[in-house]
Molecule: transfer RNA
Organism: Candidatus Pacearchaeota archaeon ex4484_71
Order: sequence, then C1' cells, then structure tokens
RNA sequence: GCCUACGUUGUCCAAUGGCUAAGACACCUGCCUGUCGCGCAGGAGACCCGGGUUCAAUUCCCGGCGUGGGCG
Repeated sequence: GCCUACGUUGUCCAAUGGCUAAGACACCUGCCUGUCGCGCAGGAGACCCGGGUUCAAUUCCCGGCGUGGGCG
C1' cells in the first nucleotide's frame, strides 16, 4: 500500500429501518445481617466522527478515524 471484519454505558455483549437501545459484571441507594459478604428491591450510565438515502438511521450507502486479521 491492497483486501477484510469490527467500533454501542466503566468492562463484556445483544438488538436491526420505527418501542423507554435489552442483559451480565462493576458503581450508587434502600432492605436484610451484631458487622462484612451473600441475597432482595430500586437507580444512574452508551449507539466513533462527518455527509447521503428515507416520512423516519444505532441499523442501509459513501468518506474519515481507530482496532484486529490476511496479502504484498
């Protein structure tokens, strides 16, 4: 340099054109307990950037950036 896959909360990972963007761990609060932990209930927290298509984009298309893999 070329090809290819991926980029979503602190971490991991779903969703797939229209819903309140789901779940686990972690975090915060309350209950429980003599205390911690476990357990239970609740809460906060995310679609890499720009443009396009569309009534509507996290999803489709183009470009950029980043990461992984392959080739040279």